[in-house]
RNA sequence: AAAGUCCUUCGGGGUAGGGUGAAAUUCCCGACCGGCGGUGAUGACGAAAAUCUAAGCCCGCGAGCCUUUAUGGCAGGAUUUGGUGAAAUUCCAAAGCCGACAGUAUAGUCUGGAUGGGAGAAGGACAAG
Numbered sequence: 001a002a003a004g005u006c007c008u009u010c011g012g013g014g015u016a017g018g019g020u021g022a023a024a025u026u027c028c029c030g031a032c033c034g035g036c037g038g039u040g041a042u043g044a045c046g047a048a049a050a051u052c053u054a055a056g057c058c059c060g061c062g063a064g065c066c067u068u069u070a071u072g073g074c075a076g077g078a079u080u081u082g083g084u085g086a087a088a089u090u091c092c093a094a095a096g097c098c099g100a101c102a103g104u105a106u107a108g109u110c111u112g113g114a115u116g117g118g119a120g121a122a123g124g125a126c127a128a129g
Stems, first nucleotide, its partner, number of pairs: 004126007017029003031109002033099002035061004043052002056097002064074003079095005101112003
């Protein structure tokens, strides 16, 4: 160096317009949004290597509840078709689909738990050999 310990900071977006109705940002038409890590055939730069970049629906994690407080348990979601290719659920094209809990006219988007928590990211300190 690496690992480890500690500290600080950061760490989620979104119903325009219309219809019905006594009442709906909850229903209907339509609109809009996409946390974190991994993978990755895209793109940038380059002679190359390296580096940066690229998935809501592929793999995993987080937010809720329980508990012996976690490396445990429970709950909670979704993609196909065509193209190119040696290889793609990641590229290109098209058409789809999904979204915790509580409240309320049935809510991914309103209000609330939450001035909370958080996957993690960045920086710094210590540090054996």
Notes:
The RNA shown here (FMN riboswitch aptamer (RFN element)) has 129 nucleotides and comes from Psychrobacillus vulpis. The prediction has a mean pLDDT of 81. It matches the Rfam family "FMN riboswitch aptamer (RFN element)". Its family is annotated with FMN binding in the Gene Ontology. The model forms 97% of the base pairs in the Rfam consensus. The sequence was found by an Rfam model in a public genome assembly.